Overview:
Model confidence (mean pLDDT): 76 of 100. Predicted 3D model of a 96-nucleotide RNA (SAH (S-adenosyl-L-homocysteine) riboswitch aptamer) from an uncultured Ectothiorhodospiraceae bacterium. The sequence was found by an Rfam model in a public genome assembly. Its Rfam family is "SAH (S-adenosyl-L-homocysteine) riboswitch aptamer". Rfam links the family to the GO terms S-adenosylhomocysteine metabolic process and regulation of gene expression. Rfam 15.1 lists 1,354 matches to the family in 1,132 species.
[in-house]
RNA sequence: GCCGCCGAGGAGCGCUGCCGUCCCGGAGCUCGUUAUUCGCGAGGCCCAGGACUAGGCUCGGCGGCCGGGGACACCGAGGAACGGCGCUCGGUACGU
Numbered sequence: 001g002c003c004g005c006c007g008a009g010g011a012g013c014g015c016u017g018c019c020g021u022c023c024c025g026g027a028g029c030u031c032g033u034u035a036u037u038c039g040c041g042a043g044g045c046c047c048a049g050g051a052c053u054a055g056g057c058u059c060g061g062c063g064g065c066c067g068g069g070g071a072c073a074c075c076g077a078g079g080a081a082c083g084g085c086g087c088u089c090g091g092u093a094c095g096u
Base pairs, nucleotide, nucleotide: 001065002064003063004062005061006060007059008058009057010089011088012087013086014085015084018056020052021051022050023049025047026046029043030042031041032040033039055082
């Protein structure tokens, strides 16, 4: 640095639905099956429709892979920032 899992970033309701996942349909492509055609199966690509989706971000922990290094290690202390729209609650501070 990348990937996976977990935790945290106060909470709830409603709305929209980009990435993504799933379902389904269509066009053509590749491979396999069939003596051949039709048909069937698998794969990836494109398009359309439907369902889910506003922690997908950041910080931290664990594991794996890759790279660099010997301080960027070790110990201790402290510690966040942000997250579409509308509404509500909680917490803190100030004002009335």